[in-house]
C1' cells in the first nucleotide's frame, strides 16, 4: 500500500422560496373562526413484537402444596431480564516448542484467533434406523494361532486343500458411534498380560470468593451418545393490557332470556342493625381483610369531549474510581407527541458516489441518482434490514528503510 | 395499535425423530374402430434460513407470509 476478518462510531451540511402538524402571543370577531409574529417538529433500528420494567385495572395482605411455562459453567454490572463484562471450560483453526522411530512418519503441545442454547447420562424411562457376526451385562464374518483327521506332493524335514474340536481379539471390514489410544515388552496367536506416556475414575494437598487448575497417592479400565426426548435437580413467574383506565356529556326499553347463589336466629313499631352459615375476591387450600350479587347471551342506544401523555432507570460535557460492564459527583439543556395521525416539495452551493466526453497528467464539463426505513403510553435490552463513509484491533502479501 | 392461529404437490389432506400415505386434477402408456369409463406409470427446495441429533417435514431459534378477533353506554 492491498486483501481478508472481527469490533466501534456515523447514517449527507447550509441557504432561499412555497407549504403541513402541534403550541404561544398579539389582532378582528358575540362566536365558529381569520390574518399576522415566535418556538417546536422521527430513527438507529420508529421495524418484529422475542425478552425484561414501569403504569393501570382484576378491592387487598400472608403462608404453603400441586399444575404449567421460563431460565440453567463461575464471578459481577443492573430496577429487572433470556441482557451486558470479566473469567473457567469445551470444540475448531494455525503452530512457538518438546518426545518417539534408521526412515517414511506418529503423538504431545504454550501465546494467539474464532466459537459455544455450556446444569445432571453411576435417580428413573426411553431412543439409537439402515448396514454390520456383534449397537450397550455385546460379538466372531473374513482373519491369526494350537490340537487331530482325510486327501495329495515329496527321500526326508515339511508344505497344500478340505473337515472337527479349542484359542484370541490384533489386523481387515460394516457403521455417525465396535466397550480407553500410542509405542515398547511378551506370547502358540493374542490381549492392562506387564510398563512408559497419555486420557478416565476416586482420595489428598496446594492456589482461587467460585467455575476450576496444578501437584502427590492409587485404581488396569469399571463409566458409547442424545435432556434443543420425557425426566430429575436448582432459580424465577397471579392475569390482563392504553381499545389498560378515570371524569364528563349525548341518547335508549334502566328491558328480556338462561344458569349460580338468594339460608338459619336475634334486637326493633319501622327504615333497619347484629351473629352464625353460603358465595365471590381469576389454579387450589389455610388464615385474615373487604364484599352481598355474578356471569353469559338477546335486544336498544352513542360515534363527542378532557385526562392517562412525556422531568425521565434523561441527553450532552468535565472528573473520579473500576481489566471492563458500569457507578458515582459536579455542571449543563428540556427535546415530537396531535385525531386514522403532520414531519413535504422545488431551487442554489457544497460533500460523498456512478457513468460519459476532453486532457499523457493534475484536472475540466455533462448527465444521473443519495441506504434501510416513519413515532402512536414509556423505558432497558435482543433479533432483524440498512447505500455510503470514517476509526481502532488483529492476520496475510508486497515495498522501502 | 393489541392479541390469537396457520404455512406439506395446481387443490384437499394424512404423517410429529427413521429418509413424505390417499383423493381430485394434470403428463405419458395399455384396453378400444374412436371417446368415457378402467389399469399401470410419473408429478414436493414439506414457506426460507441458521443450529440440535448419526439422521429433522417433525425439535429448538431467526426471519417471510396469509388469516381470524377486539370502541363506548345502559
Nucleotide at each position: 500500500c492491498c486483501a481478508g476478518g472481527c469490533g466501534g462510531c456515523u447514517g449527507g451540511a447550509c441557504g432561499g422560496c412555497c407549504g403541513c402538524g402541534c403550541u404561544u402571543c398579539g389582532u378582528g370577531g358575540c362566536a365558529a373562526c381569520a390574518c399576522g409574529g415566535g418556538g417546536u417538529g422521527a430513527g438507529g433500528a420508529a421495524a418484529g413484537u422475542c425478552c425484561g420494567g414501569g403504569c393501570u385495572c382484576c378491592a387487598c395482605g400472608g403462608g404453603a402444596a400441586g399444575a404449567c411455562g421460563g431460565u440453567g459453567c463461575c464471578g459481577g454490572g443492573u430496577a429487572a431480564c433470556g441482557c451486558c463484562c470479566g473469567g473457567c471450560g469445551g470444540a475448531g483453526g494455525g503452530g512457538c516448542g518438546g518426545c518417539c522411530g534408521c526412515a517414511g512418519g506418529g503423538c504431545c503441545a504454550a501465546g494467539c484467533c474464532u466459537u459455544c442454547a455450556g446444569g445432571g447420562a453411576c435417580a428413573g424411562u426411553g431412543c439409537c434406523a439402515c448396514a454390520g457376526a456383534g449397537a450397550a451385562c455385546a460379538g466372531a464374518c473374513c482373519g491369526c494361532c494350537g490340537g487331530c483327521c482325510c486327501g495329495g506332493c515329496g527321500c526326508a524335514a515339511g508344505c497344500c486343500u478340505g473337515g472337527c474340536c479349542g484359542g484370541c481379539a490384533a489386523g481387515g471390514g460394516u457403521g455417525a458411534a465396535a466397550c480407553g489410544g500410542u509405542g515398547c515388552g511378551g506370547c502358540a496367536a493374542g490381549a492392562g498380560c506387564g510398563c512408559a506416556c497419555c486420557g478416565c475414575g476416586g482420595c489428598c494437598u496446594u492456589g482461587g470468593c467460585a467455575a476450576c487448575a496444578a501437584g502427590g497417592c492409587c485404581g488396569g479400565c469399571a463409566c458409547g451418545g442424545c435432556a434443543a426426548a420425557c425426566c430429575c435437580c436448582a432459580c424465577c413467574g397471579g392475569g390482563a393490557g392504553c381499545a389498560a383506565g378515570a371524569c364528563c356529556a349525548u341518547a335508549u326499553a334502566g328491558g328480556g332470556g338462561c344458569g349460580g347463589a338468594c339460608g338459619a336466629g336475634g334486637c326493633g313499631c319501622a327504615g333497619g342493625c347484629c351473629u352464625c352459615a353460603g358465595c365471590u375476591u381469576u389454579u387450589u387450600c389455610c388464615c385474615g381483610a373487604a364484599g352481598c350479587c355474578c356471569g353469559c347471551c338477546c335486544g336498544g342506544g352513542u360515534c363527542g369531549g378532557u385526562c392517562g401523555c412525556g422531568c425521565g432507570a434523561g441527553g450532552c460535557g468535565u472528573g473520579g474510581u473500576g481489566c471492563g460492564a458500569a457507578c458515582c459527583a459536579c455542571g449543563u439543556c428540556c427535546c415530537a407527541g396531535a385525531g386514522g395521525a403532520a414531519u413535504g416539495g422545488c431551487c442554489g452551493u457544497c460533500c460523498a458516489u456512478u457513468c460519459c466526453c476532453c486532457g499523457c497528467a493534475a484536472g475540466g464539463g455533462g448527465a444521473g441518482g443519495g441506504a434501510c426505513a416513519g413515532a402512536a403510553c414509556c423505558c432497558g435490552g435482543c433479533u432483524u434490514a440498512c447505500a455510503g463513509g470514517c476509526c481502532g484491533c488483529c492476520u496475510g502479501g508486497u515495498g522501502c528503510c | 395499535u393489541g392479541g390469537g392461529g396457520c404455512g406439506u404437490a395446481g387443490c384437499c389432506a394424512a404423517g410429529c425423530g427413521g429418509u413424505a400415505a390417499g383423493g381430485c386434477a394434470g403428463g405419458g402408456g395399455a384396453c378400444u374402430u374412436u371417446g368415457a369409463a378402467u389399469c399401470c406409470u410419473c408429478c414436493a427446495u414439506c414457506c426460507c434460513a441458521g443450529g440440535u441429533u448419526c439422521g429433522a417435514a417433525u425439535c429448538c431459534u431467526g426471519g417471510c407470509g396469509c388469516c381470524c378477533c377486539a370502541a363506548c353506554c345502559a
This is a predicted complex of two RNAs, RNase P RNA and transfer RNA, with 475 nucleotides together. It holds a member of the Rfam family "Bacterial RNase P class A". By type it is a ribozyme. From the family's description: Ribonuclease P (RNase P) is a ubiquitous endoribonuclease, found in archaea, bacteria and eukarya as well as chloroplasts and mitochondria. The coordinates come from a structure-prediction model, not an experiment, and the mean pLDDT is 76.